[in-house]
Context: one part of a larger RNA
Molecule: large-subunit ribosomal RNA, domain I
Organism: Tetragenococcus halophilus
RNA sequence: GGCGCACGGCGGAUGCCUUGGCACUAGGAGCCGAUGAAGGACGGGACCAACACCGAUAUGCUCUGGGGAGCUGUAAGUAAGCUUGGAUCCAGAGAUUUCCGAAUGGGGAAACCUCGCAUUUUUCAUCGAAUGCGGCUUGACCUGUGAAUACAUAGCAGGCAAGCGGAAGACGCAGUGAACUGAAACAUCUUAGUAGCUGCAGGAAGAAAAAGAAAAAUCGAUUCCCUGAGUAGCGGCGAGCGAAACGGGAAUAGCCCAAACCAGGAUGCUUGCAUUCUGGGGUUGUAGGACGUUUAUUCACGGACAGGACGGUUAGCCGAAGGCUUUGGGAUAAGCCGCCGGAGCGGGUAAGAGCCCCGUAGGCGAAAACUGUCAGGUUCGUAAACGGAUCCUGAGUACGACGGGACACGUGAAAUGCCGUCGGAAACCGGGAGGACCAUCUCCCAAGGCUAAAUACUCCCUAGUGACCGAUAGUGAACCAGUACCGUGAGGGAAAGGUGAAAAGCACCCCGGAAGGGGAGUGAAAGAGAUCCUGAAACCGUGUGCUU
Numbered sequence: 001g002g003c004g005c006a007c008g009g010c011g012g013a014u015g016c017c018u019u020g021g022c023a024c025u026a027g028g029a030g031c032c033g034a035u036g037a038a039g040g041a042c043g044g045g046a047c048c049a050a051c052a053c054c055g056a057u058a059u060g061c062u063c064u065g066g067g068g069a070g071c072u073g074u075a076a077g078u079a080a081g082c083u084u085g086g087a088u089c090c091a092g093a094g095a096u097u098u099c100c101g102a103a104u105g106g107g108g109a110a111a112c113c114u115c116g117c118a119u120u121u122u123u124c125a126u127c128g129a130a131u132g133c134g135g136c137u138u139g140a141c142c143u144g145u146g147a148a149u150a151c152a153u154a155g156c157a158g159g160c161a162a163g164c165g166g167a168a169g170a171c172g173c174a175g176u177g178a179a180c181u182g183a184a185a186c187a188u189c190u191u192a193g194u195a196g197c198u199g200c201a202g203g204a205a206g207a208a209a210a211a212g213a214a215a216a217a218u219c220g221a222u223u224c225c226c227u228g229a230g231u232a233g234c235g236g237c238g239a240g241c242g243a244a245a246c247g248g249g250a251a252u253a254g255c256c257c258a259a260a261c262c263a264g265g266a267u268g269c270u271u272g273c274a275u276u277c278u279g280g281g282g283u284u285g286u287a288g289g290a291c292g293u294u295u296a297u298u299c300a301c302g303g304a305c306a307g308g309a310c311g312g313u314u315a316g317c318c319g320a321a322g323g324c325u326u327u328g329g330g331a332u333a334a335g336c337c338g339c340c341g342g343a344g345c346g347g348g349u350a351a352g353a354g355c356c357c358c359g360u361a362g363g364c365g366a367a368a369a370c371u372g373u374c375a376g377g378u379u380c381g382u383a384a385a386c387g388g389a390u391c392c393u394g395a396g397u398a399c400g401a402c403g404g405g406a407c408a409c410g411u412g413a414a415a416u417g418c419c420g421u422c423g424g425a426a427a428c429c430g431g432g433a434g435g436a437c438c439a440u441c442u443c444c445c446a447a448g449g450c451u452a453a454a455u456a457c458u459c460c461c462u463a464g465u466g467a468c469c470g471a472u473a474g475u476g477a478a479c480c481a482g483u484a485c486c487g488u489g490a491g492g493g494a495a496a497g498g499u500g501a502a503a504a505g506c507a508c509c510c511c512g513g514a515a516g517g518g519g520a521g522u523g524a525a526a527g528a529g530a531u532c533c534u535g536a537a538a539c540c541g542u543g544u545g546c547u548u
Base pairs, nucleotide, nucleotide: 001547002546003545004544005543006542007541008540009539015533016498017497020469021468022466023465024464025463026462027461028460029458030457031166032165039100040099041098042055043054044053046078047077050074051073052059061094062093063092064091065090066089070082071081072080105114106113107112115134116133117132118131119130120129121128135164136163137162138161139160141159142158143157144156145155171202172200173199174198175197176196182189186236212219213218223250224249225248226247233241234240254450255449256448257394261280262279263278264277265276266275267274268273269272285428287393288392289391290390291387292386293385294384295383300382301381302380303379304378305377308374309373310372311371312370313369314368316364317363318362322337323336324335325334326333338355339354340344346358347357348356399423400422401421402420403419404418406416409435430445431444432443433442434441485492486491505532508519509518510517511516
């Protein structure tokens, strides 16, 4: 030195565990903000820092309700206190709430600097102190003032009201809008109207009561699902893209203006018209309405509002039934004899506990706040027939040409809907559509608006579930993690869980300067001693056998 054997060190795999995650289900909630948000800075405790909580009324203040013996958070220590005259704690409603931040008097390198006015206080007076106000934009608003320019108007000033910012990296609508990629290259095409950027909103949004779909004497707003169907089609007819109606379901809901006409006000003047405002009227395609004539009526239905009744949410409460022996450190184990069960879900307790504890099944409960449903009340809205002379029924609109882009549809025979430029109708004997276009026929009534449900999503709350993970897994984060650390910055971004049933966390003695160790003691165990459960391997040793 090698190969063994024994015993160690180092190391932290494995096993077991779970405070944390992940994916869902059901119900709720789906917004907060100039009454100053979200997010922070700085402070507040008897005692260092941190987290949590709170704001100079600062570990808290007030009221109402719950609860019933301890309490002064994590946090174990000491001190000083509070509490059955009901504390701590839980819930509801309030008060306070520094400074920054949309930040809003001005400035600014956020949490700082600084100005003006008014009022109060102080002073003889100033200074000082305190409180309040002072942002921009918008408006068929109100008040005052007020040019060129006489009236007036513009403007200006003030008042009143609203908006501003955040978020849940989700869902929606709209504006703008790629490329890698695929086509086995690449240009039309595809990726894709995707990603990104921007605006705006709601609890959903958008769409929506036919100028529809269709082709049968049909249907009857929208949305979503299934099907139709990878069909009809589109397509360097390549790669690929890709419907719709019918049918079956979910859910169902319909309405309001403009106009004609009537009444009133105002303005203009050419003095009987025009414009405009308000109220009535009226809202459609087997045309309807105005208009004229006639008939009915306060019944029924719907909306809004305040109070009421009954529920729900935000604290809680009641809640059955077991003992002995043995083993053991410990009984929930085993044995014996019982009991409850509308409760044998689950968790804890020194090992597997229906009957020890918390609970569970089943019941009960709210001063206050919020919320749902219902009935009644108040208030608002809502009729029908006949006639067919006249009037009305959404104009720079429909439509056309050219150029684009959307439709599954790439310009094509290209309808349909949208935008730009130019042109530009009809008016109910009217107009649009039925995939060029024309005729017949059929369906519908554009150029104004609103509308619940079925649908999408989940930052969040409550309850629950898992052939989901179990600390290199599962969130990046089970632990004081978006931390430490890195970067000028945008940004990147960890590692790190386990003594024991209970600290009972080793009094005392010895060696040592200490660290550490040896005794002693605790404990079931200290080879569980805080680098603490188990404690693999690599790696490093000590002793010894054989061998060189």